[in-house]
Record summary
The prediction has a mean pLDDT of 90. Predicted 3D model of an 87-nucleotide RNA (c-di-GMP-I-GGC riboswitch aptamer) from a Bacillota bacterium. The sequence was found by an Rfam model in a public genome assembly.

RNA sequence: AACGAUAAAGGCAAACUCGGCGAAAGCCGGGGACGCAAAGCCACGGGCCUAACCCCCGCACGGGGCACGGCAGCCGGGCUGCCGAAA
Numbered sequence: 001a002a003c004g005a006u007a008a009a010g011g012c013a014a015a016c017u018c019g020g021c022g023a024a025a026g027c028c029g030g031g032g033a034c035g036c037a038a039a040g041c042c043a044c045g046g047g048c049c050u051a052a053c054c055c056c057c058g059c060a061c062g063g064g065g066c067a068c069g070g071c072a073g074c075c076g077g078g079c080u081g082c083c084g085a086a087a
Stems, first nucleotide, its partner, number of pairs: 003084002011036002016031006034073001040079003044076003047071003054065004
């Protein structure tokens, strides 16, 4: 470098729930653990979610489109990093 134990020391925390923020997706904090060897960080490529603003359906209602909003625990990529059995 690569690899990843029924190792050791530690770490993170899905669903659900309480409080807060947000139009929503979702995020933050407390509780809680399904899982995780990068489940640490970055939206760069793909994907997915939402659709406020804006645009369209002449207006309203209702509907459709759109990311400059999100997801790093969807995949790839970049950066960084603890431990050390076997091969």